[in-house]
RNA sequence: ACUUGCUUAGCUUAAUAGGAUAAAGCAUUGAUCUUCUAAAUCAAAUACUAAGGGUUCGAAUCCUUUAGCAAGUA
Numbered sequence: 001a002c003u004u005g006c007u008u009a010g011c012u013u014a015a016u017a018g019g020a021u022a023a024a025g026c027a028u029u030g031a032u033c034u035u036c037u038a039a040a041u042c043a044a045a046u047a048c049u050a051a052g053g054g055u056u057c058g059a060a061u062c063c064u065u066u067a068g069c070a071a072g073u074a
Base pairs, nucleotide, nucleotide: 001073002072003071004070005069006068007067010026011025012024013023019057028044029043030042031041032040050066051065052064053063054062
């Protein structure tokens, strides 16, 4: 330099070939329980899906540019 892939909550993953204000586990916070802690049970908050643009009635999903990461080729 070129090619390919990946980027969704604090972390790890979903979202069935575009269809409906993005789901779960762990972690966090609160409550119950307990002499206390842990465990258990219940509840809550957290992502406008890496960023910009485009297509579409509708985009996490398709196209494009950029950034970061990984692999390969020379």

This is a predicted structure of a 74-nucleotide RNA (transfer RNA) from Piptocephalis cylindrospora.
Its Rfam family is "tRNA". It is annotated as a transfer RNA.
The organism belongs to Piptocephalis, within Eukaryota.